Predicted 3D model of a 94-nucleotide RNA (THF (Tetrahydrofolate) riboswitch aptamer).
Rfam family: THF (Tetrahydrofolate) riboswitch aptamer. The family has 101 seed sequences and 747 matches in Rfam 15.1. A reference for the family is Ames et al. (2010), "A eubacterial riboswitch class that senses the coenzyme tetrahydrofolate", Chem Biol.
Of the family's consensus pairs, 91% are formed in the model.
[in-house]
RNA sequence: UAAGGAGUAGGGUCCGGUGCGUUAAGUGCCAGCGGAACGGAAUGUGAACGCUGGACGAAGGCAACGCCGCGGUAUUGGACCCGCAUUCGCCUAG
Repeated sequence: UAAGGAGUAGGGUCCGGUGCGUUAAGUGCCAGCGGAACGGAAUGUGAACGCUGGACGAAGGCAACGCCGCGGUAUUGGACCCGCAUUCGCCUAG
């Protein structure tokens, strides 16, 4: 110098564990406020998540100190997949 490659936070799907709700919280949607993290570095892009409010809205059943369901439910483990742009850096070989 040209070429190839790796690496993040995180996200998704499936399976399992433990819970919560079924007296409707949660999930999803809208508004306001707050607001991170994000390859080793910089810049850019964008907006996870939390709180408050609003609209909408559900599947219970049974042989009952439990069991079977249901919820775009919480969390956790495993497998697989995805994991932005530019520049520098890193690895490979010449």